[in-house]
RNA sequence: GCAUUAGUAGUGUAACGGUAUCAUACCAGCCUUCCAAGCUGGUGACCCGGGUUCGACUCCCGGCUAAUGCA
Numbered sequence: 001g002c003a004u005u006a007g008u009a010g011u012g013u014a015a016c017g018g019u020a021u022c023a024u025a026c027c028a029g030c031c032u033u034c035c036a037a038g039c040u041g042g043u044g045a046c047c048c049g050g051g052u053u054c055g056a057c058u059c060c061c062g063g064c065u066a067a068u069g070c071a
Stems, first nucleotide, its partner, number of pairs: 001070007010024003018054001025043006047063005
C1' cells in the first nucleotide's frame, strides 16, 4: 500500500428496511434483624459524514478505529 471482517447502553451480546433484544451494571421499592441472594419497576446504546428510500442500526459510498491475510 491492497483486501476481508468487525464497530450497538458502563461491560458482553441479538436483530430485521418499519420507533433495538437479553444479560450484567446503576437507581428505587418489596423481602430479611442486617447483608447477600431473590422478586418488581426504572435509567442508559446503533463509530462519523453523505447518498438511496415514504422510512436506514440494516442497503451503497467515503472516513476513523481494531483484528486478520497478502505485498

Model confidence (mean pLDDT): 81 of 100. This is a predicted structure of a 71-nucleotide RNA (transfer RNA) from Naegleria gruberi. Taxonomically the source falls in Naegleria (Eukaryota, Discoba, Heterolobosea, Acrasida).